[in-house]
A computed fold for a 76-nucleotide RNA from a Bacillota bacterium, annotated as transfer RNA. The same sequence occurs in records of 2 taxa. It matches the Rfam family "tRNA".

RNA sequence: AGGGGCAUGGCUCAAUUGGUAGAGUAGCGGUCUCCAAAACCGUCGGUUGCAGGUUCGAGUCCUGCUGCCCCUGCCA
Numbered sequence: 001a002g003g004g005g006c007a008u009g010g011c012u013c014a015a016u017u018g019g020u021a022g023a024g025u026a027g028c029g030g031u032c033u034c035c036a037a038a039a040c041c042g043u044c045g046g047u048u049g050c051a052g053g054u055u056c057g058a059g060u061c062c063u064g065c066u067g068c069c070c071c072u073g074c075c076a
Base pairs, nucleotide, nucleotide: 001072002071003070004069005068006067007066010025011024012023013022019056027043028042029041030040031039049065050064051063052062053061
């Protein structure tokens, strides 16, 4: 330098053909228990990496940028 992949709650990941952003886990509260753990119930938390564009409507499509990973190449 060229090519490809990824970026979504604190963490790990979903989200079908563009049509109300979800699950597990963690946190908090409760039940249970002599106490705790486990189990069960409830609850909180995200403008989807950043900036634009298309669209009635974008996590999803398009452009640029940033970060991380992989492959190829160049110099030393």